The RNA shown here (transfer RNA) has 74 nucleotides and comes from a Xanthobacteraceae bacterium.
The organism belongs to Xanthobacteraceae, within Bacteria.
It matches the Rfam family "tRNA". The family's RNA type in Rfam is transfer RNA.
RNA sequence: GGUCCCGUAGCUCAGCCGGAUAGAGCAGCGGUUUCCUAAACCGAAGGUCGCAGGUUCGAGUCCUGCCGGGACCG
Numbered sequence: 001g002g003u004c005c006c007g008u009a010g011c012u013c014a015g016c017c018g019g020a021u022a023g024a025g026c027a028g029c030g031g032u033u034u035c036c037u038a039a040a041c042c043g044a045a046g047g048u049c050g051c052a053g054g055u056u057c058g059a060g061u062c063c064u065g066c067c068g069g070g071a072c073c074g
Stems, first nucleotide, its partner, number of pairs: 001073007010026004019057001029043004050066005
C1' cells in the first nucleotide's frame, strides 16, 4: 500500500432485509429485607449509535470520505 471485518450506555454485546418508542446482561445509584454486610427482589437513571457528508417521507441499519481497532495479502 491492497482486500475484508468491527466501532451502539462505564464494561460485554443484541438490534439480520431501513419503519416510527434505541434495548439486554453486568457494574454504579436509590429502596425492600438484615443487628451489619453479602445474596435475593424492586425501581429509577445512564446513549451526539466513532466523526462528517449524501440518499430517503423516514437511517443504528444503505452510499461516500475520514478516524480508531483487528485479520489476511504484498